Predicted 3D model of a 266-nucleotide part of an RNA (large-subunit ribosomal RNA, domain VI) from a Planctomycetota bacterium. RNAcentral holds the full RNA, with entries from ENA. It matches the Rfam family "Bacterial large subunit ribosomal RNA". Its family is annotated with ribosome and structural constituent of ribosome in the Gene Ontology. Lineage of the source: Bacteria > Pseudomonadati > Planctomycetota. The prediction has a mean pLDDT of 87.

Context: one part of a larger RNA
RNA sequence: CGUAGGAACUUUGAAGGGAAUCAACUCUAGUACGAGAGGAUUGAGUUGGACGUACCCCUGGUGCGCCAGUUGGACCGCUAGGUCCACCGCUGGGUAGCUAAGUACGGCAGGGAUAACCGCUGAAAGCAUCUAAGCGGGAAGCCCCCCCUGAGAUCAUAGUUCCAUGCGUCGCAAGACGCGAGAGACCCCUGGUAGACCACCAGGGUCAUAGGCCGGAUCUGCAAGGGCCGAAAUGCCCUCAGGUAACCGGUACUAACGGUCGAUCA
Numbered sequence: 001c002g003u004a005g006g007a008a009c010u011u012u013g014a015a016g017g018g019a020a021u022c023a024a025c026u027c028u029a030g031u032a033c034g035a036g037a038g039g040a041u042u043g044a045g046u047u048g049g050a051c052g053u054a055c056c057c058c059u060g061g062u063g064c065g066c067c068a069g070u071u072g073g074a075c076c077g078c079u080a081g082g083u084c085c086a087c088c089g090c091u092g093g094g095u096a097g098c099u100a101a102g103u104a105c106g107g108c109a110g111g112g113a114u115a116a117c118c119g120c121u122g123a124a125a126g127c128a129u130c131u132a133a134g135c136g137g138g139a140a141g142c143c144c145c146c147c148c149u150g151a152g153a154u155c156a157u158a159g160u161u162c163c164a165u166g167c168g169u170c171g172c173a174a175g176a177c178g179c180g181a182g183a184g185a186c187c188c189c190u191g192g193u194a195g196a197c198c199a200c201c202a203g204g205g206u207c208a209u210a211g212g213c214c215g216g217a218u219c220u221g222c223a224a225g226g227g228c229c230g231a232a233a234u235g236c237c238c239u240c241a242g243g244u245a246a247c248c249g250g251u252a253c254u255a256a257c258g259g260u261c262g263a264u265c266a
Stems, first nucleotide, its partner, number of pairs: 001152001005163006015149004021049007033038001051106005059100004066093005071086006110144003117137004166179005184261004188204005209255003212251005219243002225238004
C1' cells in the first nucleotide's frame, strides 16, 4: 500500500514443513513342518535402545551481587569487629533461572488408492487364459488421519462486537475550509512469562508494572555483644541465632512524565 468505510477479537484451510524407527522377550508352541537335527507363519502381550517434544515436582549440575569456614597481606590509630587484594584467594554448602545424567509424553490404531504378486468372471482363439471390456485382494512405501506454520491464498475467506457521517463559514449546487466528537491505535514511559534489533506479553493512577519497604519461603548453620568455666587456646549460655540475590504475597513510599494519529456517503 492492497484486501471498496474505520477498528478489535475470533475463524476456515489453499499451500508448506515435521513426525514416521528398531530390537529382544513371553504366550500361541517345542505346536505346524521334519527321519532327525532343528523349528515357524499367524495372533496377543511385555520390556528396552536410539531419536524427538515439553518441563524442573523428584535426583543432580551450574549458580562471579546468598551464607559460612580459613591462609598471606594492606587499610579502618590499637584490641575487638570489619572492608579490600591474592584464579570467585582457597574450601564447604546453596535460592531463582538455565539445565541432563532427571521427569512426563510421542511413533499407535484406522481409512483410501496402489507396486511386485495372488485371484474372480471372461473372450479374441467353441479349449485354455488374472485382461482385451469388467471386478477383488495386496507393502515399513504414496494420500489422509497426528503435530506446527498458514488469507499478499491479489481468486486477498468467514463470523461476532464496537465506532462514524455533528456544527460553523463560503458557495445556486458540487464542493472547499475551519472546529468538535470519535471505536481504536501508536510514539513515549514502568517492566518481563518475551527478546539480537524489531516483534510479543503485562501495565501506565478507577494503577501492584518495576524499585523500595513489610511479611513469608529458601539457603547457610548459631552473628555481634555480654555472661560463665579455664593460665590460655578453646568451650558453654543468651541463640533452630544472625544474615539471606533472582522466589511467594502484601503495601502507593519512589518511578509509569508527556504527546500524536484516527473512518463515506457515493